Lysine riboswitch aptamer from Hungateiclostridiaceae bacterium UBA3934, 177 nucleotides, folded computationally.
The coordinates come from a structure-prediction model, not an experiment, and the mean pLDDT is 77.
It was read from a public genome assembly, where an Rfam model found it.
The model forms 96% of the base pairs in the Rfam consensus.
It matches the Rfam family "Lysine riboswitch aptamer". Its family is annotated with lysine biosynthetic process in the Gene Ontology.
RNA sequence: UUCAAUGAUAGAGGUGCGCUCCCAAUCAGUAGCCCCGCAAUAGGCAGCAGGAGCCGAUGAAGCGGAGUGAAAGGUCGGAGCGCCGAAGGAUAUGUUCCCCUGCAGGAUCAGAUCCUGGGUGCAAUGGCGAACAGCCUUGCAACUGUCAUCAGGUAUUGAUGGAGCGCUAUCAGUUCU
Numbered sequence: 001u002u003c004a005a006u007g008a009u010a011g012a013g014g015u016g017c018g019c020u021c022c023c024a025a026u027c028a029g030u031a032g033c034c035c036c037g038c039a040a041u042a043g044g045c046a047g048c049a050g051g052a053g054c055c056g057a058u059g060a061a062g063c064g065g066a067g068u069g070a071a072a073g074g075u076c077g078g079a080g081c082g083c084c085g086a087a088g089g090a091u092a093u094g095u096u097c098c099c100c101u102g103c104a105g106g107a108u109c110a111g112a113u114c115c116u117g118g119g120u121g122c123a124a125u126g127g128c129g130a131a132c133a134g135c136c137u138u139g140c141a142a143c144u145g146u147c148a149u150c151a152g153g154u155a156u157u158g159a160u161g162g163a164g165c166g167c168u169a170u171c172a173g174u175u176c177u
Stems, first nucleotide, its partner, number of pairs: 006172006014084001016083007024075001032068002035065004043055003047103005087116005093110002096107003117144002120141005127135002146162006
């Protein structure tokens, strides 16, 4: 002074990840439906406002009683399938939906940006939710896999730290010696 970069294939982490189906409990004696009674200044229809339409003296809304009586989502277990950024999430944007419009809220899909190695436990917040379950976010704790450094050192091990755009193995090929 120069280079110090790359591609392909196959794998590993375990209470590992995701999907589908089956079963069970919960949801719930709830929603809904039917009947009876009271009452009435007759209104009612998803959070608010307006609109449309529908229902309503053959009695809406409301209160009480009796009968009948679900489902979805979420959860435990089992079987199968696909896998190891498996997958998940956050933010904003766009599409569609919740009768129409506006505000608010929620759900679905799409790509973009960012975050997380993995599961567990505890605590707090938020939303979904019937729920103290589960999920999300944040923090903490030890555990576990991997690599680096240091110590010890056959191996086993300990401490500290990092992140999956990582790690291991093989092949190809490049550069240096």